Bacterial RNase P class A from a Thermoflexales bacterium, 373 nucleotides, folded computationally.

Parts: sequence; structure tokens; C1' cells
RNA sequence: CGAGUUCGUCAGACUGUCGCUUCUAAUGCGGGACAACCGCAUCAGGGGAGGAAAGUCCGGACUCCGCAGGGCAGGGUGCUGGCUAACAGCCAGGCGCAGUGAUGCGACGGAUAGCGCAACAGAAAACAAACCGCCGGCACACGUUGCCGGUAAGGAUGAAACGGCGAGGUAAGAGCUCACCAGCGCGGCAGCGAUGCCGCGGCUUGGCAAGCCCCACCCGGAGCAACGCCAAAACGUGCAGAUGAGGCGGCCCGCUGAUGCACAGGUAGGCGGCUUGAGAUCCGCAGUAAUGCGUGAUCCAGAGAGAUGACAGCCACGGCCUUCCCGCAAGGGCAGGCUUUGACAGAAUCCGGCUUACCGACGGACUCGGACA
Repeated sequence: CGAGUUCGUCAGACUGUCGCUUCUAAUGCGGGACAACCGCAUCAGGGGAGGAAAGUCCGGACUCCGCAGGGCAGGGUGCUGGCUAACAGCCAGGCGCAGUGAUGCGACGGAUAGCGCAACAGAAAACAAACCGCCGGCACACGUUGCCGGUAAGGAUGAAACGGCGAGGUAAGAGCUCACCAGCGCGGCAGCGAUGCCGCGGCUUGGCAAGCCCCACCCGGAGCAACGCCAAAACGUGCAGAUGAGGCGGCCCGCUGAUGCACAGGUAGGCGGCUUGAGAUCCGCAGUAAUGCGUGAUCCAGAGAGAUGACAGCCACGGCCUUCCCGCAAGGGCAGGCUUUGACAGAAUCCGGCUUACCGACGGACUCGGACA
């Protein structure tokens, strides 16, 4: 200097004018049982979209059903150890794969519980198998012949053919024997563990479970359109019901114990829930880390058909254009002008994650290549 990998920060700043919304306080007016409280107006002060607010893919807080009690069915996860309120998340490690590497990815328990699948080709696709070939013997018409026995090293087919490679041995071969390697079994060492290393040994017993399944662990349901209060109307009729209404996602057992269904009437309005949080942030300590503990300071939207905006000036970043200068060129520099800030994109009960979209600017660490010293 170039090319990469990974982690983090920001997502324009300032001033003025006008406007929207919310909170707090004061004042005034109206309502009210003249209290609480509600509405309107004025003035003052504080606040007002994101790193993803998106997807609705996970997990919860909270609310209600509720004796959530037992079981079946159903669903989720799947190497080990930690973190967390919890998770399919995060951190660290192990193994495997990709990459020169930094790193990245993994649906990562079990094929000896059972069932199932593998077209075609091939002799044969799971307890088998001999098409070509090799060896030995016999016969004959003496050959590219036939029969019998042995063989699975060589060749063919296939995604995959019952350890690999080399040597010895053999009639020819074969773990038949040996050395090295892989697998398996036993033992030892290190580690919390997944696992790794070492030694010995018989020689050797496919694949798919992101097929059904088995094993281990976990799981009630519904959701802010949850739920609660006020207002309003009816104050009734019929059927069923303690010989049991109804209740709990499906079913069974069990428990509980008075309503349920249809018609008739009213309502679709207002208020709450509604933002102080498993909060964010600074610093210190512990830890490899995720994270935990402690201290200080601080309050950081709450709309309701849904607020958070418009205009002007100026600075800065980026982009485009032009004169001039340097340069062979690419390109660079100064100045001027333009630019809806210029990508992806807008809260809706809240929070922790994951995934997806994305213009740029800045910073840290690491890897590879080149050149120079």
C1' cells in the first nucleotide's frame, strides 16, 4: 500500500417564526350533592418514533378461565458446561465440514427395540453374491470349448459392494501373516464434562431417523380487540336442570356445585388498564466471557382513526456539475453552484431475543499478499 475477517458507535448540529400533542403548577369561567371530581380557556416550565419501530418466528411479564389434580393424545428441544425471569437465545469449550488464514456454518442423542426406503444399472444393495476374470482337475471335435471344485486380490455397474495401502505367503487368492493407519473392545492418564492422549488385543459387525419410531428433558388455555368500572334498557316468556346446569384447547378419570339455551329489551358511549421498567446509562469489583453485585446521578412519547410538523437562515458530512491548477492517463487540489438530508423506513400493553431490509461516516482488533528499511 492492497485484499479480507470480526466487533463497536452514529443515523446530522444550531438559531428564529408559526403550528400539533402530552405532563406539571397557577389563574379564570362553567357543571356538580357546590365535596371529591369533570370540561374549556390563558400564561409558565418539562417531554415527544427506530436500529430495526418491520416480520409475528421464539420466550416471558401482566390479565382472565381456574381444584390445573392425575392420565392419554398432542407439541417443543436434542454434543458438554455455564448465563438468564425464560427461550429454539447468548457465552465458553468439544467434534465435524469449508477456507492459506483471521474466521464461518452445523437439524450435533439412538441404526444391536421394531417397521420402512434406496429408481435404473449391476452377479449381488443386508447377512448376501459370482457377470468377466484367476487357479486346479477331467473330457473332447484340441479351440475365444464344456463340466466339476476353489477364489473374491484384479475388472465392470452404481451415490454406496462387508476395512485401506504395502510386503510376505499361496495352485491362484484371502488379515492367511506382518508393519503403518482407521474402526471396535479392554485398561490407564488429563478434564466438572463433551472429549483427547497412551498401551494391549481378537482381526473387522453398510447408509438414511430434515422417514415413522425409541430415549432424555420440558410444556394448562386464551390474549390489551386481555380485563375492570360507569351509563343505558328490561326487571319478562318458554325449555332443560341436585336422578346434576355449567366449568377446565381435544378425550378419560376425578373435583366443584346452579345455572345453561332460545326469544324479548338496552348498549356499540365514556373512563381506567397507559407507561417507574426482569429500565437505560456513568463508575468500581468478580469472572476468559455471556453476565452478576454495589454506588452515584437521572425520569427518558403515550396517541385514540390515531399527535411528534411546516418555513427560513447558517455550519458540517455525502453526491453531482463548472472555471482554474498538478498529472501521459486514471485521478487529485482550491474556489463556486445545486441537492425534499440524500438508504431502509414510522410507536399502539410492555420487555428479552432471532430473522429480514439498508445510503453512508468513524473507530478497534486480527489474517493474507506486495514493497521498503
The source organism's lineage runs through Bacteria, Bacillati, Chloroflexota, Thermoflexia and Thermoflexales.
It matches the Rfam family "Bacterial RNase P class A". It is annotated as a ribozyme.
Its mean pLDDT, the model's own confidence on a scale to 100, is 77.